The RNA shown here (transfer RNA) has 71 nucleotides and comes from Saccharimonadales bacterium (SeqCode). The sequence is in RNAcentral, with records from ENA and MGnify. Rfam family: tRNA. Gene Ontology term of the family: triplet codon-amino acid adaptor activity. The coordinates come from a structure-prediction model, not an experiment, and the mean pLDDT is 84.
């Protein structure tokens, strides 16, 4: 330099172009003599900049970072 894959919650991962979810973590409450476990609830996120579209995490272009391969 070229090609491919990836970037979403604190963490690990989902998400036919049509309200962004799960697990876990954190916080509150219940339960318990207390803790743990268990139950209920809350908080919190689409790498960045443009484009297409009535509507973009999703499609297109550029760019940054990580991984793999080629040279």
């Nucleotide at each position: 330099g070229c090609g491919g894959g990836g970037g979403u919650a604190g963490u690990u991962c989902a998400a036919c172009g049509g309200u962004a979810g799960a697990a876990u973590a954190u916080c509150u409450c219940c339960c318990u003599u207390c803790c743990a476990a268990g139950g209920a609830g809350a908080u919190g996120g689409c790498g960045c900049g443009g484009g297409u579209c009535c509507a973009a995490c999703u499609c297109c272009c550029g760019u940054c970072c990580c991984c793999c391969g080629c040279u």